RNA sequence: AGUUCGCCGGAUGGCCGCGGUGAGCUGAACCUCAUCGAGGAAAGUCCGGACUCCAUAGGGCAGAACGCUGGGUAACCCCCAGGCGGCGCGAGCCGACGGACAGUGCAGCAGAGAGCAGACCGCCGAUGGCGUCGCCUCCGGGCGACGAUCAGGCAAGGGUGAAAGGGUGGGGUAAGAGCCCACCAGCGUCCCGGGUGACCGGGGCGGCUCGGCAAACCCCGUUCGGAGCAAGACCAAGCAGGGACAGGGCGGCCCGUCCGAUACGUCCCAGGUGGGUUGCAUGAGGCCGUCCAGCAAUGGCGGUCCCAGAUGGAUGGCCAUCACCGAGGACACUCGGUACAGAAGCCGGCUUACAGGCGGACUCGU
RNA sequence: GGGCCGUUAGCUCAAUUGGCAGAGCAAGGGACUCUUAAUCCCUAGGUUGGAGGUUCGAUUCCUCCACGGCUCACCA
Numbered sequence: 001a002g003u004u005c006g007c008c009g010g011a012u013g014g015c016c017g018c019g020g021u022g023a024g025c026u027g028a029a030c031c032u033c034a035u036c037g038a039g040g041a042a043a044g045u046c047c048g049g050a051c052u053c054c055a056u057a058g059g060g061c062a063g064a065a066c067g068c069u070g071g072g073u074a075a076c077c078c079c080c081a082g083g084c085g086g087c088g089c090g091a092g093c094c095g096a097c098g099g100a101c102a103g104u105g106c107a108g109c110a111g112a113g114a115g116c117a118g119a120c121c122g123c124c125g126a127u128g129g130c131g132u133c134g135c136c137u138c139c140g141g142g143c144g145a146c147g148a149u150c151a152g153g154c155a156a157g158g159g160u161g162a163a164a165g166g167g168u169g170g171g172g173u174a175a176g177a178g179c180c181c182a183c184c185a186g187c188g189u190c191c192c193g194g195g196u197g198a199c200c201g202g203g204g205c206g207g208c209u210c211g212g213c214a215a216a217c218c219c220c221g222u223u224c225g226g227a228g229c230a231a232g233a234c235c236a237a238g239c240a241g242g243g244a245c246a247g248g249g250c251g252g253c254c255c256g257u258c259c260g261a262u263a264c265g266u267c268c269c270a271g272g273u274g275g276g277u278u279g280c281a282u283g284a285g286g287c288c289g290u291c292c293a294g295c296a297a298u299g300g301c302g303g304u305c306c307c308a309g310a311u312g313g314a315u316g317g318c319c320a321u322c323a324c325c326g327a328g329g330a331c332a333c334u335c336g337g338u339a340c341a342g343a344a345g346c347c348g349g350c351u352u353a354c355a356g357g358c359g360g361a362c363u364c365g366u
Numbered sequence: 367g368g369g370c371c372g373u374u375a376g377c378u379c380a381a382u383u384g385g386c387a388g389a390g391c392a393a394g395g396g397a398c399u400c401u402u403a404a405u406c407c408c409u410a411g412g413u414u415g416g417a418g419g420u421u422c423g424a425u426u427c428c429u430c431c432a433c434g435g436c437u438c439a440c441c442a
Stems, first nucleotide, its partner, number of pairs: 001363008010322007018037007039340001043351002046349004051228004058255004063224005068082005083097001084095004098219002103217002105213002120158002122154003127151003130147007166184006185209001187206008232278004241269005285305005291300003323338006367441002369436005376391004385422001393409005415431005
């Protein structure tokens, strides 16, 4: 100068106040005492669960999500370890990381050519023709050289583009080109070895080889029924009923199973209430460990603790000392402030916000 | 608390197999008129809410944020 993992995020004491619970006096209120009282993100509501109702939640279609391998977990779009690819000198970091010979499709502008490619500049003009010159002639023409003039050949180089159909060297040629050869890269295929596996290492053969987009449709594989604690259950109060429903009802659709024989059912409209209790705090719980298994995530074992719960409304204020930051200063000190934020049914993750500080491990430079 | 939508010029809205972001009103200038209005002509105005990603290329596809709305007419 960095990388990574973990932790703290004002401390102690006193006084006053607020909310929950328990105890005290026969019940209640008041009062007194005891005890507890925000977070690492309580947030965003982005995933996954538990729980509850919908019919007991089965099969298919549609739809949605995910996508290297192995493991962890109640489950996951999570975590750990590994593989591969990319970045970095490095410690390390990042990756929606199946398939583009199953199919359909997309690539504007520029450019000659953009998806079984193409020829603007350029190179050549071997071959055939044309022109000029020279030579020969059996006068029909023939041969040679030159020109770059026409047909034509080429794809090395220039140029366009995000992308132009392997790279280097040699041979070859009129000029060139995997046209041929050697090596390298890459693809396909076979064999051997290592690994649970993704994959890695080595060798042989093949044709010289067309790339990108699936966070385009799609294909393959895996998973998923829907709604959500304002779910749902119970009590109290209050009101006014009406309509639809049996070859029907019921998840987005179909099937199967199941339910139902006529209203004590389901749905719709209208009317009434908007009060209480519960769900709702012992849980995939917290803390500790020379413990056990494992690289780790994590699991097991043992000990210990009960740790917020509302009117969806409390969790605060003051003083003293200290810590840190900022400002001022006469260098004695004084003043101000304490990051982000704040439970609302619960749990596991992810993401986002966060002044400042502490510890462990490691890298680079001197 | 839960659930669901939206954000493009000053305002109201467009923009589809992803390919130069437009229209109306408003604003500025000019013409017409004695002057104004109306009318006609011309012009300017954009970080498509922000950041990142996929792609050659993003208003559009994906992710994360910010803001706003649905107020008992989204819910018991």
Molecule: RNase P RNA; transfer RNA
Organism: marine sediment metagenome